[in-house]
RNA sequence: ACAUGCAAGUCUACUUGAAUUCUCUUCCGUGAUAUUAAGGUGGCGGACGGGUGAGUAACACGUAAAGAACUUGCCUUGCAGUCUGGGACAACUAUUGCAAACGAUAGCUAAUACCGGAUAUUAUGCGUGAGUCGCAUGACUCAUGUAUGAAAGCUAUAUGCGCUGCGAGAGAGCUUUGCGUCCCAUUAGCUAGUUGGUGAGGUAACUGCUCACCAAGGCCACGAUGGGUAGCCGGCCUGAGAGGGUGAACGGCCACAAGGGGACUGAGACACUGCCCUUACUCCUACGGUACGCACCAGUGGGGAAUAUUGGACAAUGGACCAGAAGUCUGAUCCACCAAUUCUGUGUGCACGAUGACGGGCUUACGAUUGUAAAGUGCUUUCAAUUGUGAAGAAAACAAUGACGAUACCAAUAUAAGAAGCGACGUCUAAAUACGUGCCCAGCAAGCCGGGGUUAUUACGUAUGUCGCAAGAGUUAUCCGGAUUUAUUGGGCGUAACGCGCGUCUAGUUGGAUUGGAAAGUCUGAUGUGAAAAUGCGGGGCUCAACUCCGUAUUGCGUUGGAAACUGCCUAUCUAGAGUAUCUGAGAGGUGGGAGGAACUACUAGUGUAGAGGUGAAAUUCGUAGAUAUUGCUAGGAAUGCCGAUAGAGAAGUCAGCUCACUGGUCGAAUACUGACACUGAAGCGCGAAAGCAUGGGGAGCAAACAGGAUUAGAUACCCUGGUAGUCCAUGCUGUAAACGAUGAUUACUAAGCGUCGGGGGUCGAACCUCGGCACUCAAGCUAACGCGAUAAGUAAUCCGCCUGGGGAGUACGUACGCAAGUAUGAAACUCAAAGGAAUUGACGGGGACCCGCACAAGUGGUGGAGCAUGUGGUUUAAUUCGACGCAACGCGAGGAACCUUACCAGCGUUUGACAUCCUAGGAAUGAGAAAGAGAUUUGUUAGUGCUCCUUCGGGAGAACCUAGAGACAGGUGGUGCAUGGCUGUCGUCAGCUCGUGUCGUGAGAUGUUGGGUUAAGUCCCGCAACGAGCGCAACCCCUAUUGUAUGUUGCCAUCAUUAAGUUGGGCACUCAUGCGAUACUGCCUGCGAUGAGCAGGAGGAAGGUGGGGAUGACGUCAAGUCAUCAUGCCCUUUAUACGCUGGGCUACACACGUGCUACAAUGGGCAGUACAGAGAGAAGCAAUUUCGCGAGGAGGAGCAAAUCUCACAAAGCUGUUGGUAGUUUGGAUUGUAUUCUGCAACUAGAGUACAUGAAGUUGGAAUCACUAGUAAUCGCAAAUCAGCUAUGUUGCGGUGAAUACGUUCUCGGGUCUUGUACACACCGCCCGUCACACCACGAGAGUUGAUUGCACCUGAAGUAGCAGGCCUAACCGCAAGGAUGGAUGCUCCGAGGGUGUGGUUAGCGAUUGGGGUGA
Repeated sequence: ACAUGCAAGUCUACUUGAAUUCUCUUCCGUGAUAUUAAGGUGGCGGACGGGUGAGUAACACGUAAAGAACUUGCCUUGCAGUCUGGGACAACUAUUGCAAACGAUAGCUAAUACCGGAUAUUAUGCGUGAGUCGCAUGACUCAUGUAUGAAAGCUAUAUGCGCUGCGAGAGAGCUUUGCGUCCCAUUAGCUAGUUGGUGAGGUAACUGCUCACCAAGGCCACGAUGGGUAGCCGGCCUGAGAGGGUGAACGGCCACAAGGGGACUGAGACACUGCCCUUACUCCUACGGUACGCACCAGUGGGGAAUAUUGGACAAUGGACCAGAAGUCUGAUCCACCAAUUCUGUGUGCACGAUGACGGGCUUACGAUUGUAAAGUGCUUUCAAUUGUGAAGAAAACAAUGACGAUACCAAUAUAAGAAGCGACGUCUAAAUACGUGCCCAGCAAGCCGGGGUUAUUACGUAUGUCGCAAGAGUUAUCCGGAUUUAUUGGGCGUAACGCGCGUCUAGUUGGAUUGGAAAGUCUGAUGUGAAAAUGCGGGGCUCAACUCCGUAUUGCGUUGGAAACUGCCUAUCUAGAGUAUCUGAGAGGUGGGAGGAACUACUAGUGUAGAGGUGAAAUUCGUAGAUAUUGCUAGGAAUGCCGAUAGAGAAGUCAGCUCACUGGUCGAAUACUGACACUGAAGCGCGAAAGCAUGGGGAGCAAACAGGAUUAGAUACCCUGGUAGUCCAUGCUGUAAACGAUGAUUACUAAGCGUCGGGGGUCGAACCUCGGCACUCAAGCUAACGCGAUAAGUAAUCCGCCUGGGGAGUACGUACGCAAGUAUGAAACUCAAAGGAAUUGACGGGGACCCGCACAAGUGGUGGAGCAUGUGGUUUAAUUCGACGCAACGCGAGGAACCUUACCAGCGUUUGACAUCCUAGGAAUGAGAAAGAGAUUUGUUAGUGCUCCUUCGGGAGAACCUAGAGACAGGUGGUGCAUGGCUGUCGUCAGCUCGUGUCGUGAGAUGUUGGGUUAAGUCCCGCAACGAGCGCAACCCCUAUUGUAUGUUGCCAUCAUUAAGUUGGGCACUCAUGCGAUACUGCCUGCGAUGAGCAGGAGGAAGGUGGGGAUGACGUCAAGUCAUCAUGCCCUUUAUACGCUGGGCUACACACGUGCUACAAUGGGCAGUACAGAGAGAAGCAAUUUCGCGAGGAGGAGCAAAUCUCACAAAGCUGUUGGUAGUUUGGAUUGUAUUCUGCAACUAGAGUACAUGAAGUUGGAAUCACUAGUAAUCGCAAAUCAGCUAUGUUGCGGUGAAUACGUUCUCGGGUCUUGUACACACCGCCCGUCACACCACGAGAGUUGAUUGCACCUGAAGUAGCAGGCCUAACCGCAAGGAUGGAUGCUCCGAGGGUGUGGUUAGCGAUUGGGGUGA
C1' cells in the first nucleotide's frame, strides 16, 4: 500500500412470495396452522468488543475535590396508567431508464412504523400563601390557581413479555476546580471575543459557547508568548537509597480510523467494517458515470538487521438479539501450529576400576600430563521409544454436550542403550604450551593499556592441555550502576575549570530578646481514598520450580479532632544588632581656585674658541653664519626632589610641593535618644587604570608611527641622532586589564609572640590595659602539596556570583550597546586520551657560589708550509679482501702482504671432501726413481712385509697408517656485535655509587651523603635524626731511592804476590748481584687553627708530608668496539659462499686529511783524535781473533744455551782542524751505473753498499698539539715480529739536561651545593607560526529548492442555523375557498479546500571564500 476469506448481527411486532406438511371446504381453489429459506417494514444492537499511537505540552493524563449548573437506553425498585380514532409508505404488481451502480412513474397493503383526540401525579412553565434548610447564588416541602404533555401490542394461560408518565437506585457519561506533569531566554513581551459586565440566543447543563452594547481589561521573570520533542498512568529496568531511564506484554484513561471538513440518527457518535462534501491513491466503465478504505484475524507486496498459520472450536469465560429455554452470531475468547525469543525444571548415566594400558601432545629425554579418564565388572532407566489404561476441566432434574485430545497422569516391555556445545587462556580476568606461516605487512571483532620492525605466551592456522558457562555460548545496540563525574542525601572556586573590576539599591532569601493570641508550616490520633494486576512479607495449589490462588502491607492526596516547643503571622514590650545627637583625632580621600621653587627647553645679550654630542666602538646630528661650556634677563609647559616608610587614605580604579574654599568617609571617648530600622542582593543605576575615539585648547620634556646612522648573513629589532600623533586641560564617548591578595560580602568563635600608624585609660616618666588599622613569626586546625593560620585557605551561619576533560573558542550565528575600534551574551560539528596542579629524582642553562685538572695563563718544543715514510678517505681496478669513523677511527686490528700469510680477483682442478667420528673391501707404514703438466694433479715402476694377541702353524683377529666405495656428515674469514658469552675502549684513577635499621613525608622520595672546616680523596675532624655497613679512595703488591745482615761465582780488588790484561794465587773489606730485614709515622719543635682535623715553617734524616714510578679502573653510561682471535643462538650455502693450485691483487694515483721522519743550518756541517752507559737478545742462533774487499759483505771459525762468550765501536760530549752566511763543504729527495745479502723466486713489489746526480726547502697563514723535573728538549742503544725487509713504526733502556706557573676573569672537561625548567630518547631536548599537498566538519555566499506558519484579500463544497417571492404539499382545522404544517429550491452568516500578495521561522543545495581540525 493491500489480492482473497472471515471479524455484527438478531427477533413468533408486521408483511410478501415460494416449497413442504396438516386441518376445513364446494376437494379446481380459498383460508388457517407449523417448519424451512429469501426479501421488506418495524424494534434492539452496529457508540461494546478488537486494533494503533499519527496528533496532543492540554484539565490530555495522575491525584484530590465540586456539580444548589447536568444527562442516562437496557437493568433493579416504587407509584400511576395502557382509552378512542385516522391517513400513509416499503415489500409486491405493472410500465420504464441505465453498461453498471442505482433508479423513475402509476397502483395495492399490515404493524409494537406515523398522526389526531381524551385522561394524568410527587412531571414541566407561570402566579399566590406558609414552613424548613444552606458558605453564597439559592435549594427543598406543603397548600392553591392556571397552562402544557402519554401509551402498543404480542403470545396464549402465565404472578408472561412488552408499551406510557413520574420518582429512587445501580452502573455509565458530561462539565468545573486545586496540585503535579520534558527541553530551549541565542523565544521577553503576548492578547480585540481578547478580560469583565448587561441583555439576548444556544446547550442535557455552566461558561464569550455565540451575538449586540458598554467598560479597558487579562497573562507574564513563581517564565507568558513562540519553537522543539512527546500519548499519560498503574507499572517495568536499574540503584543501598535519593534518584536515573523507560511506558513492549497485562490493566485504567485519552486520541485516531487513507488526509481534511460536516452534520444526521440515537439514551449515547460528530460514529474503524454508517451518511454527505473535498483531496490524494486504486478498481470497473459502453467515457455518460461508478466503486473502495486490514492502525480487526489470518495473509500478500514493499521497506528493513528483524518478528509466526490465509489453522480448530464456540466445549469453557464473556458479549449482541431473543418472553424464557432453545437457537443464531461472535478471528472477543479457548486451543493448536511456527521460532531456544524469554523464564523454569530435567536428561545425556551411577558405583567400582592402576599395568597409572594404548594413543596424543610436551620434555632438560629422567619423566610429568591427558587420567579413574578409557577398557573391564556390577547397577539403574528419568527423558526419548513401543504397548496398555486413562481423567478433571461439565455449569443443568434425567439425558445429551470436550476444540484441546493419539492430552496430563499411571502401568508394562527392552537396552547404557538414542542425546554437548560455544567462548576464552598478555594485564584488568579464571585459564598456556608446541609447531607451521609470516614480519609495523597481513591483520589483531584492539573494552583500556597495548601487541606485530626476522622465530609473536596478544596475528593467521593446527594440535594438545586448561578455564568459564552450559542447551546453550559468543557478539552487537540501548538503559541504569560503578560516577560523590551536576554532589537534596553528597562536590567545589589562592595555584588544578571556577569570586562579577568596584560600589549602591529593588524584588527575593535569611534574620536579635521577651509576653499574649490564632494555628499556615510542623507533630500526632481518627477517617475517606490510594482500582485490579504487579513488587515485598506470610501462607496454599500444580511431584519441584517457573506459574497460579489467598491474606496483609502500600512514603501520596482529601476531611476531621488535638498539641503549641520551633519557623511564619498578629499584638504588646526590650536594648546587646543598626542608626542619630555631643566632644575630639589622624589622613597623598574628593572637587574647584590661587600663588611657588628646582630642573628642562627656547629666545635674547655678554664672555669665549674648536670642537661638541653620542657609543661596546662609531656614525647620522650640532658647530667658525661662533656651537658645547659659562653668566644675566625673559617666555613656556609638564612634573612635584628631600621628608618617604614594612607608613597613611579611599569601595575599587587610584591618591604626593604649598595654600584657600567647599565636601565625603572613618577612628576614639562619654552620655542621651530611636527601637530590629539588620545582612546579602538577580535585574537596574553609578564609578571605573592605560590605550583609543569626537570637538576645542595647549604642547617644555618624553615619545608609538616615520626618517637617518650603526649592529648584523639579514635587522622592518635591541643601541644612537631626530621626530608626529599621543601624553596635559575642558566637555563627551569607550567599559576593558595579571582591574591580583589570582582569595565575594556580613556575623560569631578559636593559643601565643613581635613591630608600627591613630585614639583612650594609666604613670612624674615608663611598664601595663584597651579600641580601630597595617605588617611579620608561628600553636591547634585545614590543605593534593605548596602553603594559610584572629586581616584564615581554621570552626560555624546567611545571601549572591561562578565551575564541571583538553582543543575547536571567548570563535560562529543571533541579539543588545558603541561614531568607530570593539564590548557583553555565547554554541555546535569535528577532533584527542589526555590537558592541568603541586611536589620528587635526574639532566640541562650563553643561572649563581665553591673546588679541581698542562684546562687557561706563564714558559719550552712542535704540527699546519717542503721532501719523503706510513695510515685513511676518494678515485681507479678483474681484484685493489675485511673491520675501525668526534674526543674514544686514521704508524689502528697488522709485534713486520715478493710465494706462503690471504680472507680478494682471473684461470686450471676436486666433490664424503684439506680436517673429525662411524661402516665395508683391499693393503703394513714408509722410501726411491721415471713420464706429462704452470702447478694442483695424473700415469706407471720398484724396495718393503713390521707391532700386539690367538693358533689346529694352514692361518686368523686387532691397533696405528694408506687406498677405494656408500651415506650419516664435514666445511664456511658467509649474514646478524641491534640475538649473545668473553674481552676491550671511554667518561676516569674522576670521587663518587649504594645498602640495613631508624626517623620524616599520603607518596615519589628525603635523611644518612647536607652544613662549618680540611684533604689528592665521601681524606679526616666538629656539628647534626640519625646510627652503622658495603663497593670505590688510601693502604696491602712490584720497581726505584738509603741502609743492615747472609751468601760470594761467571761479579769485585783495599791489603800481599803476579800479569800485556782481576790474567792468576789469595781475599770477600768495597762495588755489584741475589735473598731476608730496617727506614717515614706530621713521630719531634715553633706558630696558626676550635685545646680538633689539619696547615705553614724548622730540626734531624738518603728520603718529608700519598718520596718518585707502575700495576690496580666503584655503581653505571655510550644497543660504544669486536660473529675476521676465540666461543656461540638463529638464518643462509652444500659439484659451492667448501677445498687445492698457478699467476695477479692487498704496493694502483688528478686529489684531500691524520700520524711521523729528515731538514732549512755556524749552539751547525765535514774530517781526525779521545771518554763514559743501561737494558736486552743469542743454537736452523749470536759469532770473536785472523784474512780478502773502498764498502755492503765474503772466507774461516775460537768461545758461548750466557754476571764467564758474542751481538757491541754507544752517541751527543771533549780536543784539534776546515769552510764564513751562500741554496752553501746546508739539505738530502730523485735518477743513473756497478754491486752485496736473504730467499725456490726480488719485473710487477725487498733491504743494503760504492760512485755519480744534487730537487723542494732560508723556520712555515688561519688554526692547533704535547709537556710542571731527572720532566720537556736532545743523544744514541736494545728487543719483539722476522728467511729478508718497507722500522722514520712500536715497546723498552740509559746519556746530557732546562724554562715557567702572577693567578682562576676567560676556553675545555669534571666534582659539590643551590636555583629555574613546558626537558626525562633528558638541550643533538622540547617546540611556535606561515607556505606547499591531501582529507574532514563548520561559517559567509549572488541565489535556488522545499517545509511550516502569521497577516490581508479573492473564491468557496457538504452542512447546521436563519430568511424567503414564486412552486409542490396524505393525516389537523374548515361546508368550501383556504389555512396550518411539511418539502424542494433559492439567498445570507460561518465554512474544509483552492488561489493571489506580503512577512516570519526552518531545512537542503550553491560558483567562490574564511578560519578550524587531522596527516609520516
A computed fold for a 1416-nucleotide RNA from an uncultured organism, annotated as small-subunit ribosomal RNA. The sequence is in RNAcentral, with records from ENA, Greengenes and SILVA. Its mean pLDDT, the model's own confidence on a scale to 100, is 84. It matches the Rfam family "Bacterial small subunit ribosomal RNA".